[in-house]
RNA sequence: CGCAGGAUAGUGCAGCGGUCAGCACAUUGGACUCAUAAUCCAAAGGUCGGGGGUUCGAAUCCCUCUCCUGCUA
Repeated sequence: CGCAGGAUAGUGCAGCGGUCAGCACAUUGGACUCAUAAUCCAAAGGUCGGGGGUUCGAAUCCCUCUCCUGCUA
């Protein structure tokens, strides 16, 4: 250089073009308890890697750039 995969909440991951972008853990508040843990309820937390395009509508499709992993030479 070439090819493939990936980038989504603090962490790990889902998310066949359409309803509010969800799940688990973690965090915060509450309930329970003499207290802690466990359990239950609730909340907060995302400019979906950057830019552009297609579309009535894009995390999703297309182009380009950046970064990570692997393969080949």